[in-house]
RNA sequence: AACUAUUUAAAAGCGCCUGAACUACAUGAGAUGUAGUUGACGAGGAGAGGGAGUAUCGAUGGAUCGGCGGAUGCCCUCCGGUUGUAGCAUGACAACCGUUAGACUUCUGGGAAAACAAGGAGGCAACUCUUUGCACAAAAACAGAAGUAAGCAUGCCU
Numbered sequence: 001a002a003c004u005a006u007u008u009a010a011a012a013g014c015g016c017c018u019g020a021a022c023u024a025c026a027u028g029a030g031a032u033g034u035a036g037u038u039g040a041c042g043a044g045g046a047g048a049g050g051g052a053g054u055a056u057c058g059a060u061g062g063a064u065c066g067g068c069g070g071a072u073g074c075c076c077u078c079c080g081g082u083u084g085u086a087g088c089a090u091g092a093c094a095a096c097c098g099u100u101a102g103a104c105u106u107c108u109g110g111g112a113a114a115a116c117a118a119g120g121a122g123g124c125a126a127c128u129c130u131u132u133g134c135a136c137a138a139a140a141a142c143a144g145a146a147g148u149a150a151g152c153a154u155g156c157c158u
Base pairs, nucleotide, nucleotide: 014069015068016067017066019065020038021037022036023035024034025033026032027031041058042057043056047078048077049076050075051074079098080097081096082095083094084093087156088155089154090153091152103148104147105146106145107144108143109142116133117132118131119130120129121128122127
């Protein structure tokens, strides 16, 4: 260095469990021990590097309690894009964004899921997995329509 075999990772509103709640078993009980179960329902979110640390939205959920870790949010730098001149190119600058890549205003559009009901599978149980039916959000992105505001230098062109 190549090949073969094995193991691990492959989760990102995600993972974990020393508290707690719940179940089974053991011993009259309380309680304790052992083994387990539960511990956030979806929507939305990733240019690269670094940093800090309670990172958006709502739900008919209500232990979705409590804690830890992580994280697409935030900040800085770099890269990139859009807008800013009557038009084009280049440059720096300003604002805002992130490859579907500028801001603001108005209107329209903009598949929830759990829950609930009826089943199936597994487990002694707590409970887990799953199928079908039936609804109901918000924020932001985005799409369409209409509108608003904003420069400079150089060159070219009119």